RNAcentral holds the sequence, with entries from ENA. Predicted 3D model of a 1472-nucleotide RNA (small-subunit ribosomal RNA) from an uncultured prokaryote. The coordinates come from a structure-prediction model, not an experiment, and the mean pLDDT is 83. Rfam family: Bacterial small subunit ribosomal RNA.
RNA sequence: UCAGAACGAACGCUGGCGGCGGGCCUAACACAUGCAAGUCGAACGAGAAAGCUCUUCGGAGUGAGUACAGUGGCGCACGGGUGAGUAACACGUAGGUGACCUGCCGAAUAGUGGGGGAUAACACAAAGAAAUUUGUGCUAAUACCGCAUGAGCUAAACGAAAUUGAAAAAGGAAAGAAUGCCUCUGCAUAUGCAUUUGCUAUUUGAUGGGCCUGCGAGACAUUAGCUUGAUGGUGGGGUAAUGGCCUACCAUGGCUACGAUGUCUAGCGGAUCUGAGAGGAUGAUCCGCCACACUGGAACUGAGACACGGUCCAGACUCCUACGGGAGGCAGCAGUGGGGAAUAUUGCGCAAUGGGGGAAACCCUUACGCAGCCACGCCACGUGAGUGAGGAAGGCCUUCGGGUUGUAAAGCUCUGUCAGUGUGGAAAAAGGGCGUAGGGUCCAAUAGGCCUUACGUUUGAUGGUACACAUAAAGGAAGCACCGGCUAACUUCGUGCCAGCAGCCGCGGUAAUACGAAGGGUGCAAGCGUUGUUCGGAUUUAUUGGGCGUAAAGCGCGCGCAGGCGGAUGGAUAAGUCAGGUGUGAAAUCUCGGGGCUCAACCCCGAAACUGCGCCUGAAACUAUUUAUCUAGAGUCUCGGAGAGGGAAGGGGAAUUUCAUGUGUAGGGGUAAAAUCCGUAGAGAUAUGAAGGAACACCAGAGGCGAAGGCGCCUUCCUGGACGAGUACUGACGCUGAGGCGCGAAAGCGUGGGGAGCAAACAGGAUUAGAUACCCUGGUAGUCCACGCCGUAAACGAUGGGCACUAGGUGUCGGUGGUAUUAAUCCCGCCGGUGCUGGCGCUAACGCAGUAAGUGCCCCGCCUGGGGAGUACGGUCGCAAGGCUGAAACUCAAAGAAAUUGACGGGGGCCCGCACAAGCGGUGGAGCAUGUGGUUUAAUUCGACGCAACGCGAAGAACCUUACCUGGACUUGACAUCUUGAGAAUCCCUUGGAAACGAGGGAGUGCCCUUCGGGGAAUUCAGUGACAGGCGCUGCAUGGCUGUCGUCAGCUCGUGUCGUGAGAUGUUGGGUUAAGUCUCGCAACGAGCGCAACCCCUAUCCUUAGUUGCCAGCAUUAAGUUGGGCACUCUAAAGAGACUGCCUGGGCUAACCGGGAGGAAGGUGGGGACGACGUCAAGUCCUCAUGGCCCUUAUGCCUAGGGCUACACACGUAAUACAAUGGUUGAUACAGAGGGACGCGAACUCGCGAGGGGGAGCAAAUCUCAAAAAGUCAAUCUCAGUCCGGAUUGGAGUCUGCAACUCGACUCCAUGAAGUUGGAAUCGCUAGUAAUCGUGGAUCAGCACGCCACGGUGAAUACGUUCCCGGGCCUUGUACACACCGCCCGUCACACCAUGGGAGUUGUUCUUACCUGAAGUCGUGGCCCUAACUUUUAGGAGGGGAGCGCCUACGGUCGAACUGAUGACUGGGGUG
Repeated sequence: UCAGAACGAACGCUGGCGGCGGGCCUAACACAUGCAAGUCGAACGAGAAAGCUCUUCGGAGUGAGUACAGUGGCGCACGGGUGAGUAACACGUAGGUGACCUGCCGAAUAGUGGGGGAUAACACAAAGAAAUUUGUGCUAAUACCGCAUGAGCUAAACGAAAUUGAAAAAGGAAAGAAUGCCUCUGCAUAUGCAUUUGCUAUUUGAUGGGCCUGCGAGACAUUAGCUUGAUGGUGGGGUAAUGGCCUACCAUGGCUACGAUGUCUAGCGGAUCUGAGAGGAUGAUCCGCCACACUGGAACUGAGACACGGUCCAGACUCCUACGGGAGGCAGCAGUGGGGAAUAUUGCGCAAUGGGGGAAACCCUUACGCAGCCACGCCACGUGAGUGAGGAAGGCCUUCGGGUUGUAAAGCUCUGUCAGUGUGGAAAAAGGGCGUAGGGUCCAAUAGGCCUUACGUUUGAUGGUACACAUAAAGGAAGCACCGGCUAACUUCGUGCCAGCAGCCGCGGUAAUACGAAGGGUGCAAGCGUUGUUCGGAUUUAUUGGGCGUAAAGCGCGCGCAGGCGGAUGGAUAAGUCAGGUGUGAAAUCUCGGGGCUCAACCCCGAAACUGCGCCUGAAACUAUUUAUCUAGAGUCUCGGAGAGGGAAGGGGAAUUUCAUGUGUAGGGGUAAAAUCCGUAGAGAUAUGAAGGAACACCAGAGGCGAAGGCGCCUUCCUGGACGAGUACUGACGCUGAGGCGCGAAAGCGUGGGGAGCAAACAGGAUUAGAUACCCUGGUAGUCCACGCCGUAAACGAUGGGCACUAGGUGUCGGUGGUAUUAAUCCCGCCGGUGCUGGCGCUAACGCAGUAAGUGCCCCGCCUGGGGAGUACGGUCGCAAGGCUGAAACUCAAAGAAAUUGACGGGGGCCCGCACAAGCGGUGGAGCAUGUGGUUUAAUUCGACGCAACGCGAAGAACCUUACCUGGACUUGACAUCUUGAGAAUCCCUUGGAAACGAGGGAGUGCCCUUCGGGGAAUUCAGUGACAGGCGCUGCAUGGCUGUCGUCAGCUCGUGUCGUGAGAUGUUGGGUUAAGUCUCGCAACGAGCGCAACCCCUAUCCUUAGUUGCCAGCAUUAAGUUGGGCACUCUAAAGAGACUGCCUGGGCUAACCGGGAGGAAGGUGGGGACGACGUCAAGUCCUCAUGGCCCUUAUGCCUAGGGCUACACACGUAAUACAAUGGUUGAUACAGAGGGACGCGAACUCGCGAGGGGGAGCAAAUCUCAAAAAGUCAAUCUCAGUCCGGAUUGGAGUCUGCAACUCGACUCCAUGAAGUUGGAAUCGCUAGUAAUCGUGGAUCAGCACGCCACGGUGAAUACGUUCCCGGGCCUUGUACACACCGCCCGUCACACCAUGGGAGUUGUUCUUACCUGAAGUCGUGGCCCUAACUUUUAGGAGGGGAGCGCCUACGGUCGAACUGAUGACUGGGGUG
């Protein structure tokens, strides 16, 4: 980091159907329009019109006591919305209310008597634009007001004691309405009667509420103190009711580390999601509670409100206006704008359920029931089934054979879900009303009311819907993501660190299973992916369930309040604990059982559960409390010894320095070496004396003491702790310890002393590129003392304290017991301290291991990725320095621990090499040759670049080569294969051209077969297309080959063993070797590739064989020339020989080493070939081969000329010199190994010579190249730019070759440059080597100072391994692993990002004090108004108003606090 589950989701692609649910998470932003709360005429008064009918046209009837409006009643406090505020008794749960209320509803009792005065509506008048308002007049009530009556209602005193008994005085209600009857004779009504209903009082129930309490449930302590009505009391007020709720007085309390106060965030719960659970996150839909209704304040009415669709005031906003004033509040349902990633119709209906009003019918009801939109979610169904191999076509891949798509399709046979069309067609409807016929009940009643039975009648928005049947037709219905690993699924093409992907790791730089596309596959499916969020995985905050020696993490150490924990034996209690019962834990949800929609989702019923809280009863083991006792923990006491434990005072000697004096003379001092410095003004040295400060040699030990820091000369005084032995006493008195308090190295600070030595800073001298360092000479703070601060260290055992338990061994310190001993002392034990080693156990490993990092218990502290950062801000402490506490933004995918293998080290040990050293000769200086760089050029073709490119590819560029440049040509091509046609081939001549290449003419026909038509092979020309061709690119796609470490001695494997593992062991160790060579030992035993040997040359000998080789003896010649011979040399085949085999000494009786003998050769005799695992992406695509890419009238091919040969310069490598060990001239001697037919070329001859002529001989032990040179013998030169040196240049030639101009080699004559031994630096070589001398060969027409090979002459030196370079083994450190050419730190410069400070500026929030003071309640109200009662009138009571007062919202002023934005400049940080 991912895989899982979930979502009110959004976005992308896609989209058949149905059911059930869900749908503004953002702006409690603003709202157009319509609707969302009315109803009652059976409370009351008043009361139309249209229309219709009649008409005597006047009107009447009906509509109709209807509509509209009003008084009055009930409702409007429900229902519906939203989550702003609220951290609160707001919510949840359990209780209390003896401190309370409750309209409508139920039950009970009693009553409902008799009067009065008004007022809307209405009429008239008036003001205003309007909203609306005012005046006068009329009127009703279930509106309003007295009176009467009345209670068991209110209620003082009293008694009781918790709240009840009793009760004097006094107070204290009401309203009617509807229907029917009215008997006596008809009618009629009233009194009246009856029924129903309303009203009043009281009691009670039910329901709903108010208030109070315990407990529960956020963050921050960088918010630690808060509070004045604050806490309590008394009196009063207020409320339905308790209460500082309010007020006066009194007291001084109350809350808080178990987190008050402050700040931030948040509606709470049932529940939802996740999880094994414990938990964590959430609070959409549904249900309960709360809060709010534009913002703030306030009350009125009422049973209930401080009221979403009421009132008043203030404010903001919007609208109307005649400018004077008014109106409004969708967080109801729809809908609009806006915001946003994002969320629906201005639908139908009251049919059902529920609510309001009503007696009822009924009316109202965006509650609700339904429908519409949206894949937003869950569930269900479908898009067909069977058969079908020529394995079709097409696509894709391919090793070109095939494979795959794929039974998939087509074809054939079926089915009919869904959608479409048609026909039929539910349930949801029961009630209520009315009618008829009964029954019961109230009642005097056969009126009437109420209840009820049966029958009839009527009521559906959804909706002609669900459902059923019929019908035709496979017809209309599949996508999305992924395919490198995690993670199921692979290939091709395109692209080329680009474009892009990406959850993490990471892909992409020309062969991408990772990008894009295609084919194929995988997964899910009407959806699939992405994004966001939550839980999970994460035991990664750990209660379940983690840690702290080294990874992050033990406070520097102690004392100790609170807190936590706590020994033994009894008793008591019952708070915790446990058990039983009981109440509650709403419903829904979850689980189980059953049932209903065809199934499921969904819904219904039942059960269980809700792990919680309350109450009752019981138990008493444990914890707790209490009581009694005990001694094992802890402490006290006696005796004893040990100790650098602490504090104070006094004393001591050695040494350094300084001073004084003497002796004495030129240095001293210091360093790697010097200098600064001291000294002839007498130093240093030496002797004596004096002064002063600091530290205490030896003893001294991994020894002692202390809590830690720390403590070291001696004596005295004061004092702390531990230990041992003894046993007397106390009786759990104990352990730990947040805060707190104290101690606390060095440095530092303050005040005052002191100051010998040492010594930051500073000065000088050195070193150095520099040297603000290391070294030296000086030197001030400081170091020392007293007093006071600071409070930190790698304050470390990087290990908190206490107790208990768990194998050993061995030191040491203190004390003590036993035995032995005369004693010193030894031995065996015990206790305490301090070390080492080690087993179990533990640990990631390292390691720890009775002094635990083991096993347990108790308490404290601390940690939670790295950086930012122990920083900033705030607080606090400090004189300061600074300490303590202690973040975030941002950034990275790591940082880290331990161990492993390598590599590396100016780490260590051992060893080797021409590695150094010892030598010899060179290079670097000169001119020249050659290669390279650079420059130049049309081109100077390309490659090679430290060693390991540079006389390299190139064993040989005048043309060719040749790849480059310029010009001229060709396009199936210079070359290969196939195909078509024609002609055999071939040769000659003329002409254009620089050639290539054209143009013209001429000669000339072959071989094989034949049926004579022709065909075939080979070859040429012409044509067509497949193709050829490319020294074009990629050596970082490759093969092959090669270089290099390095001929260094190493590199590995099997089995076993050890380790969690990487890995180790073997391969390390003691010896030894050239060698991982051999030997001994060893948890290893064996084996492989390397080493060595086997191969070749060479050194000795033997055998065989003698021509072209050889010649001892014989003959012969000018000559091994010839005869002869094969002994010798030699040639070339096969053998022998050397093995530490022998002796001696050393060594471990080993391996081996030293010496010796013998031997031609001696310890791998000399040389070569031979190159382990691997390293360097070393070199080569231009030897060859080859993947991919690119060009195809050109990047191919032909051709002429040019270039690769240029030339201010730089480097590498050679050859030649600078001379006398030499040059020149003459004479003269001795090799080896090679080459030779388009060849080597003799003799002879010409030329000064290169060379020419000549041509014998030779395919070569025969002939030839061919003369070897240095050397030797003579002569000459005599130290000079020369008789050295030969460059350069002029002239004349020779040779090769079509052709020597660019651009060959050589010869002759002439010319005669630099150079007199080479700076720093650097190369080769250890014996037939270096040095020196010549010879041959490959390439090649010609061209060699290069390369390869050959022989001649022929040295010097190696003490040794310290150092340089390279290498091997072991070991050690490591922050390196691309491996030291590594890694990496800081400043500076630039860009970006976040952040601190900052003169300030500007907001939000909150607040002390003060001012102002709307509406309103309350109080007051001497002024004004006044129907009901009283009094008879003047009035009174009562009521209302103005005014005033208290409180107070908004507002204002001075100030404080918190928090944000911004700010020139500035500080550090991060990334690049």